[in-house]
Molecule: transfer RNA
Organism: Patescibacteria group bacterium
């Protein structure tokens, strides 16, 4: 410098050809129990790295930037 990969909840990933995002643990209510874990329910958290573009519409397509990892020189 060059070329690939990653970036989505507090954490760990999902999201298969573009149609207003989901899971598990965590976290707060509640039920259960003398009481506590444990188990059950129920909620809340996310403009999806930034910023452009293209489309009626964008996590998704294209771009240029950034962060992590590699890998070549």
């Nucleotide at each position: 410098g060059c070329c690939c990969a990653u970036g989505u909840a507090g954490c760990u990933c999902a999201g298969u050809u573009g149609g207003u995002a989901g899971a598990g643990c965590a976290a707060u209510a509640c039920u259960u129990u003398c009481g506590u874990a444990a188990a059950g329910u129920a909620u809340a958290g996310g403009c999806c790295g930034u910023c452009a573009g293209u489309u009626c519409g964008a996590a998704u397509c294209u771009g240029a930037c950034c962060u992590u990892g590699g890998g070549c020189u």